[in-house]
C1' cells in the first nucleotide's frame, strides 16, 4: 500500500433578506367592562421533525369495559446465566454450522408416550431386506465332473438392414483345472496255486456339481441401507479414529500375450476368525448411563465399564417448561347548541336476557336485539417534565445499575421549517412527528473517529 470485521458519530456547512407555527413578555393603539380584568394587533426574546419519524412486527405505560375470579381451548416463546417497566429485545456464556482470520448465524427442549412422512430407484427405507451373487466344512447326490473358445440348431430383444446382445439344446472341436486312490469284506469267471479281470458292500482320502442349508462380507439402486472403521509410501483435508486422489507390496480369481520364465488388464481379499461371512473377537473412533475433576448452569475434560437403544423428520400433528382479559388518543373527560325521550318487528321475563376475544362455572344486574327516520359533528382537554438527556464518579467482562451537578429539547389540528441571493466542499441518499417510550425489521449517499484481522512490499 491494499481489501475485510465490529463498535461510536455526522445527516449538507455559513452569512443575508423576507416568511411559517407553538411558547414567553408585551405597550403610546383597538374592541367589552363600573372596575379587577379580558382580548386583538404592532414590536422583543426563545424554540422548532429522524436515524430510521417508516412498517404497525414484539412489549409496555395510559385510557375505558369493570366492583372481581378460576378453568379449558387458543396464541407466543424455547441451551445457560444476565440486564430491563417489559419483551420475542439486549449483554455475556455454551454447543452446531460458515470463514484462512477478525467474526457471522442459529425457528438451539423432547424422537426411549404415540400417530405420521421421506417420490422415483431398489432385494429392501427401521427391530427392513435378496436383484447380480458367495459358501456348501456338517448331512444328501455322485466317481469323472465343470469353465471357457469354436462350431451348428433354435428362441427372444433392438435395428431400415448389415448386424449385435441374451437364454437353451447338440457337437465325434481346441484348451485348462481337478480325478481314474488305499484298506477290509463277501460273490463271479479264469487259474494247480500266486495271482489277474469284474461286480458289490464298509470305512478312509480327494475331486466335481449342487440340494437341504448358512451369509449379507462384496457390487449394484438411492439424498439416505440398521453406527464408523483395520497392508504400506506420499499429498489434501480432519480434533481423532480416519477419509479423498496418487503410487506400491502379498494373497487369490478371470482374461490377454509368451516355447517358458514371466509382463499386462480386470475383480476381490488383506487384524483375529470362518466353509463362506458377520461385533462373532481384538485395537481405535463414535455412542450409552453412572462416577471423578472444573464451572452457578448450559456445558468441557478424564480413566473405567457396557457390544450398544430400531437412523432421519417435531418453521409435522404431539409431549414438556415458561408466559399471555380485550379495545384503543378516532381511548377517554368536560362545556355549549339542537333534535323526534319517534316508528316497527323479534326473542325473553328470572330456568331467561345483559354484561370488551370464544367456551363453561362463577359473581354483578335486570329487559335485550336488529331495522327504518330524525338533531349534532363546534369548542376546550387528554397534548407533552419524560421508566426523559448530557458528564463526572463508583460497581460490572458486559448489557447496565446507583449517585453528584447540570439541561429542557415540536405539540400541528386539512395539518407548522419555505422562497432568494452568495459561498464551501465530502456535491448531500433513505426520507416528515400526529398520545408517549423500549426494541426489532426494512430503505440508503457519503464523511469522520477507534480497535481488531488477512494479504503484498521494503527495511
Nucleotide at each position: 500500500g491494499a481489501a475485510g470485521u465490529c463498535g461510536g458519530c455526522c445527516a449538507g456547512g455559513c452569512a443575508a433578506c423576507c416568511g411559517c407555527u407553538g411558547g414567553g413578555c408585551g405597550a403610546a393603539g383597538g374592541g367589552c367592562g363600573c372596575a379587577a380584568g379580558c382580548u386583538u394587533u404592532a414590536g422583543c426574546c426563545g424554540a422548532g421533525a429522524g436515524g430510521a419519524a417508516a412498517g404497525u412486527c414484539c412489549g409496555g405505560g395510559c385510557u375505558u369495559c369493570a366492583c372481581a375470579g378460576a378453568g379449558c381451548a387458543a396464541g407466543a416463546u424455547g441451551c445457560c446465566g444476565g440486564u430491563u417497566a417489559a419483551c420475542g429485545a439486549c449483554c455475556g456464556g455454551g454447543c452446531a454450522c460458515c470463514g484462512u482470520g477478525a467474526g457471522g448465524u442459529g425457528a438451539c427442549g423432547g424422537a426411549a408416550a404415540g400417530u405420521g412422512c421421506a417420490a422415483c430407484a431398489g432385494a429392501g427405507a427401521a427391530u427392513a431386506g435378496a436383484c447380480c451373487g458367495c459358501c456348501g466344512a456338517u448331512g444328501g447326490c455322485u466317481g469323472u465332473a465343470a469353465g471357457g473358445g469354436c462350431g451348428g440348431g433354435u428362441c427372444g430383444c433392438c435395428g431400415c438392414a448389415a448386424g449385435g446382445c441374451g437364454g437353451c439344446c447338440c457337437g465325434g472341436u481346441c484348451c485348462u483345472u481337478u480325478g481314474c486312490g488305499c484298506g477290509g469284506g463277501g460273490c463271479g469267471c479264469g487259474g494247480c496255486a500266486a495271482c489277474u479281470c469284474g461286480c458289490u458292500c464298509c470305512g478312509c482320502a480327494c475331486g466335481g456339481a449342487u440340494c437341504a442349508g448358512g451369509c449379507a462380507a462384496g457390487g449394484g439402486u438411492g439424498a439416505a441401507a440398521c453406527g464408523g472403521c483395520g497392508c504400506c509410501c506420499c499429498g489434501g483435508c480432519g480434533c481423532a479414529a480416519g477419509u479423498c486422489g496418487g503410487g506400491g507390496c502379498g494373497g487369490u480369481c478371470g482374461g490377454g500375450c509368451g516355447a517358458a520364465a514371466g509382463c499386462c488388464c480386470g475383480g476381490c481379499c488383506g487384524a483375529g476368525g470362518u466353509a463362506a461371512g458377520a461385533g462373532c473377537u481384538c485395537a481405535c473412533c463414535g455412542c450409552g448411563g453412572a462416577c471423578g475433576u472444573g464451572g452457578u448452569a448450559a456445558c468441557a475434560c478424564g480413566g473405567a465399564c457396557g457390544g450398544c437403544a430400531c437412523g432421519g423428520u417435531a418453521a409435522a400433528c404431539c409431549c414438556c417448561a415458561u408466559c399471555u382479559g380485550a379495545a384503543g388518543c378516532a381511548a377517554g373527560g368536560c362545556c355549549a347548541a339542537a333534535u323526534a325521550g319517534g316508528g316497527a318487528a323479534g326473542c325473553g321475563c328470572a330456568u331467561g336476557g345483559c354484561g370488551u376475544g370464544g367456551c363453561u362455572c362463577g359473581c354483578g344486574u335486570u329487559g335485550c336485539u336488529u331495522c327504518c327516520g330524525g338533531g349534532u359533528a363546534g369548542g376546550c382537554u387528554g397534548c407533552u417534565u419524560g421508566a426523559g438527556c448530557g458528564u463526572g464518579c463508583u460497581g460490572g467482562c458486559a448489557a447496565c445499575a446507583g449517585u453528584a451537578c447540570g439541561c429542557c429539547u415540536a405539540g400541528a389540528g386539512g395539518a407548522a421549517u419555505g422562497g432568494u441571493u452568495g459561498u464551501c466542499c465530502a456535491c448531500g441518499a433513505c426520507a416528515g412527528a400526529a398520545c408517549c417510550c423500549g426494541g426489532c425489521u426494512u430503505a440508503a449517499c457519503g464523511a469522520c473517529c477507534g480497535a481488531c484481522u488477512u494479504c503484498c512490499c521494503c527495511c

Notes
A computed fold for a 459-nucleotide RNA from an uncultured Rhodocyclaceae bacterium, annotated as Bacterial RNase P class A. It matches the Rfam family "Bacterial RNase P class A". By type it is a ribozyme. The model forms 95% of the base pairs in the Rfam consensus.